[in-house]
Context: one part of a larger RNA
Molecule: large-subunit ribosomal RNA, domain II
Organism: Candidatus Woesebacteria bacterium
C1' cells in the first nucleotide's frame, strides 16, 4: 500500500408536536395483594384522602362564573357563556432538556502508591595511581659578623608543582546517520597525590529530592518522575459518520454578545393543519421627497475687466494734482460644490381602485441549516478615478448549474439536463483545412494592419467641403532680367542690400525689396521676392473624416490569430440571402409529481392542465441484513456459502440456473434491532 474482518445518533427517564388505538354519563393505575399456571415469564381481577383533566381570577388573604384594580354601581385586564370539539391512557415518529448521549482525539488538574540496582549530593568502611623530571622549608659544614644578617657547598625531600601509561575525562576532525552502538569506532587532545579515581553498604523523593545552576539529574522519561484511580476530564476546535428513489430548496444579511472561524432573536428554507381572493406584475388615479441634471438667488471657492464708490501705499510735485499699485465694495463677462440651492426630473417608494388565481398569499404550530461567500455590470467611499485591492448600494449570475460559445478557463455570452430517438427548427458563436457549415454585391485596407498601447509626429492613401490662381495662359522646370538715385544716413579701422541703429523714398521700366538667405575684413559673387519668354491645363493653401506608418525594448523556444495558412482576402465597412450550431423549442414513445375532473366502497384507472438541475437542509415511499413470533415450505433426487450464466425491476436489490460445496435453509405477515462502510494520519489480521 493492497485485501478481508471490526467501525459512529444509542438506552433510560422527562417534556413538546404529530400519526394511530382503546375509553368518554372522565380516564389511568403504582408499590403490592389474590387467582390461573410447573413457572419468577404470560393472563385475569383489586388496589389510595393518588395523577392528569374537570373553574377561573388574584402577590395574596381569599371569592368564585367570575375575579383582579379601584372611592367607585365607572373604565380597564384575565376569565365563563356558543359551537367545532375535547379529556386522559398507551405504542410509533420527530424533536427539546437530564444522563458520556453520533464516535474516535488533547495538553492539562486531583488522589493513593511505586522508585536513588541509571544519575546528583552525602555518611560508613575499603582500594588504586608504571616510570621520569624540578628540588621550597628545615638541617649539616664552610665562610661571614660583636653577635645577627647574609653567602656558598652538601643534605633534604615539599607540591589542588611539570612530563607521561594504568585510571578518569571527551578537544578538534572523519567515518558512521534502516550504525558495531537510541551516541560507538579511527586519529587527534585535557587530567593523571588530587576540590583525584573507583568497590561495597547506607540516607534523601515528586506541590518533593539533589544540584561548584546547566533548568542539570531523579531508571533511554524531566520547567515538575512513573504507575493505577477520579475518568467515557473537557474540547465553543479538527477528522470521520455505512443502502435506494421521489418531491421541495436555501445563507454567508440585520441586532446582541469578554463577541469577532461560537451563539441567540429576527430574516432567508421546508413540513402539517386552517384562512381568504389576499400575493408577484400590469393599467389607472393621489401622494410626499431634494438624488441626477441645472443653477449661482443663499453659504462659501474662484478667473478677466470696468468703477466720477471707499480705506491705505509707493513715485513726481512747494501745493493743487498727476500717475502706478493693493485691498474692499459695486457692476459687467465667465466659472466651481458630499457637507450650497431660485430649481428640478426619470426611477423607485406608499395608498386606492381594477385586472391578476398562481405547486402563490397570510396566519398558527412541527424541523433545520445558514451568521468566512465570491468574480462581473452599474451607482459611491478608501486608495493613485491602483490592485484578482477594501467598504457599502442596485442587478442577475457562480455558490448549489450540466450543455453550447469564448483555443484551453467557478464567475462573460447562449441557455436551465425526467428518460429514449442515425427525428426537425433554431440561440450564442461561426461557414479556407484540422472542424459541422457559403455564395454574391460594393467599397476600404498592403501594414500580415487584421493578430497588443500613449502623449506627439509625417507630401501614406480613400471620402466629403472651404478658398485663392488660372486659356486675358495658372502650377512646376528651362531661358532672360532683376536696374538707377546710392556705397541711404548715422556708426565704424572698414559697414558698399544683408555687424549694429534710425528711416524706407523717388525714377526707369514688364518687373525688380533703401532687400528674404548664403558669401567677404570691407567690395566682389551666387540665389530670392518680383517680371517676360517658352509651354498649354490644370494648379496651391486649409479642415473635417475612413482606414493604415512611425513611436514599439526581456528574459527556456516561433509564442501578442489555437495553429495550418489567407492580400479583388480567408482582413475591414455596408448589404442581402442561405446553411451549421445547444441536453434550449418541437416530434413521437415512456416514467413520475401535483392540481382539477371521470369511474370505483376503496387500491386503482383514466383525461386534462402545470411541472419533474440542485449543496446545507426539511419532507415522503422503499429495498437489504441478524433475532423472534404465526400459518406454512423447501433440502444427500444436495441446504447455506464461493463462482459464472440468463432474465425481471426506475432503484437499493429479487428470480432461475450451471459448476463447486456438502448440511441445512425459508416465502408471506407482524415484531425487535449491537441493521449496511471507501475513507477517520480509523482499530485488528493477511499479503
Nucleotide at each position: 500500500a493492497c485485501c478481508g474482518g471490526c467501525g459512529a445518533g444509542u438506552u433510560a427517564u422527562u417534556g413538546u408536536a404529530u400519526g394511530c388505538u382503546g375509553u368518554u354519563c372522565g380516564u389511568g393505575u403504582a408499590a403490592g395483594u389474590g387467582g390461573g399456571u410447573g413457572a419468577u415469564c404470560c393472563c385475569c381481577a383489586c388496589g389510595a384522602g393518588c395523577g392528569c383533566a374537570g373553574a377561573g381570577u388574584g402577590a395574596a388573604a381569599g371569592c368564585g362564573a367570575g375575579c383582579c384594580u379601584g372611592a367607585a354601581u365607572a373604565g380597564g385586564g384575565c376569565g365563563a357563556u356558543u359551537a367545532a370539539u375535547a379529556a386522559c391512557a398507551g405504542c410509533g415518529u420527530a424533536u427539546g432538556g437530564u444522563a458520556g448521549a453520533c464516535c474516535c482525539g488533547a495538553a492539562a488538574c486531583c488522589g493513593a502508591g511505586u522508585g536513588a540496582g541509571c544519575u546528583a549530593a552525602c555518611c560508613a568502611u575499603g582500594a588504586g595511581c608504571a616510570g621520569g623530571a624540578u628540588g621550597a622549608a628545615g638541617g649539616u659544614u664552610g665562610g661571614g659578623u660583636a653577635a645577627a644578617a647574609c653567602c656558598a657547598a652538601c643534605u633534604g625531600a615539599a607540591g589542588g608543582u611539570c612530563c607521561g601509561a594504568a585510571c578518569c575525562g571527551g578537544u578538534g576532525u572523519a567515518u558512521g546517520u534502516u550504525g558495531c552502538a537510541a551516541g560507538a569506532u579511527g586519529c587527534u587532545c585535557g587530567g593523571a597525590u588530587g576540590a583525584c579515581u573507583u568497590g561495597u553498604g547506607g540516607u534523601u523523593a515528586g506541590g518533593g529530592g539533589u544540584a561548584a545552576u546547566a533548568u542539570g539529574c531523579c531508571a533511554a522519561u524531566c520547567g515538575a518522575a512513573c504507575u493505577c484511580g477520579g475518568a467515557g476530564a473537557u474540547a465553543g476546535c479538527u477528522g470521520g459518520u455505512u443502502c435506494u428513489c421521489c418531491c421541495c430548496g436555501a445563507a454567508a444579511u440585520a441586532u446582541a454578545u469578554u463577541u469577532a472561524g461560537g451563539u441567540a432573536u429576527a430574516g432567508g428554507c421546508u413540513u402539517a393543519c386552517a384562512a381568504u381572493u389576499u400575493a408577484a406584475g400590469u393599467g389607472a388615479c393621489a401622494g410626499g421627497g431634494g438624488u441626477a441634471g441645472a443653477g449661482c438667488a443663499c453659504u462659501g471657492a474662484a478667473u478677466g475687466g470696468a468703477u466720477c464708490g471707499c480705506a491705505g501705499g509707493g513715485u513726481c510735485g512747494c501745493a493743487a494734482g498727476a500717475u502706478c499699485u493693493u485691498g474692499c465694495a459695486u457692476c459687467u463677462a465667465a466659472u466651481c460644490a458630499a457637507a450650497c440651492u431660485c430649481c428640478g426630473a426619470a426611477u423607485a417608494c406608499u395608498g386606492u381602485c381594477a385586472u391578476g388565481u398562481a405547486u402563490a398569499u397570510u396566519g398558527u404550530g412541527g424541523g433545520a441549516c445558514u451568521c468566512a461567500g465570491u468574480a462581473c455590470g452599474c451607482g459611491g467611499g478608501a486608495g493613485c478615478u491602483a490592485a484578482g485591492u477594501u467598504c457599502c448600494g442596485c442587478g442577475g449570475g457562480c455558490a448549489a448549474a450540466a450543455g453550447g460559445g469564448a483555443a484551453a478557463c467557478a464567475u462573460c455570452c447562449c441557455a436551465g439536463a425526467c428518460c429514449a430517438u442515425c427525428g426537425u427548427c433554431u440561440a450564442a458563436g461561426g461557414u479556407c483545412u484540422c472542424u459541422a457549415a457559403g455564395u454574391u454585391u460594393u467599397a476600404u485596407u498592403u501594414a500580415g494592419u487584421g493578430g497588443u498601447a500613449a502623449a506627439g509626429g509625417a507630401a501614406g492613401u480613400g471620402u466629403a467641403g472651404u478658398u485663392c490662381c488660372u486659356c486675358a495662359g495658372a502650377c512646376a522646370c528651362c531661358u532672360a532680367g532683376g536696374a538707377g538715385g546710392u556705397c541711404g544716413g548715422c556708426u565704424u579701422a572698414g559697414a558698399a542690400g544683408c555687424a549694429g541703429c534710425c528711416a524706407u523714398c523717388c525714377u526707369u521700366g514688364a518687373a525688380a525689396g533703401a532687400a528674404a538667405g548664403c558669401g567677404u575684413a570691407a567690395c566682389a559673387g551666387c540665389u530670392c521676392a518680383c517680371u517676360a519668354g517658352c509651354c498649354g491645363a490644370g494648379g496651391g493653401a486649409c479642415u473635417a473624416u475612413g482606414c493604415g506608418c512611425c513611436g514599439a525594448a526581456a528574459a527556456u523556444g516561433u509564442a501578442a490569430c489555437g495553429a495550418g495558412g489567407c492580400u479583388c482576402a480567408a482582413a475591414u465597412a455596408a448589404a442581402a440571402c442561405a446553411c451549421c450550431g445547444a441536453a434550449g423549442a418541437c416530434a413521437u414513445g415512456g416514467a413520475u409529481u401535483u392540481a382539477u375532473g371521470u369511474a370505483g366502497c376503496a387500491a386503482u384507472a383514466u383525461a386534462u392542465a402545470a411541472g419533474u438541475g440542485g449543496u446545507a437542509g426539511g419532507g415522503g415511499a422503499g429495498u437489504g441484513u441478524u433475532c423472534u413470533g404465526g400459518c406454512g415450505a423447501c433440502a444427500g433426487u444436495g441446504a447455506a456459502g464461493g463462482u459464472g450464466a440468463a432474465u425481471c425491476g426506475a432503484g437499493a436489490g429479487g428470480u432461475u440456473u450451471g459448476c463447486u460445496g456438502g448440511a441445512g435453509u425459508u416465502u408471506c405477515c407482524a415484531g425487535a434491532a449491537g441493521c449496511a462502510c471507501g475513507g477517520a494520519u480509523g482499530c485488528c489480521g493477511g499479503u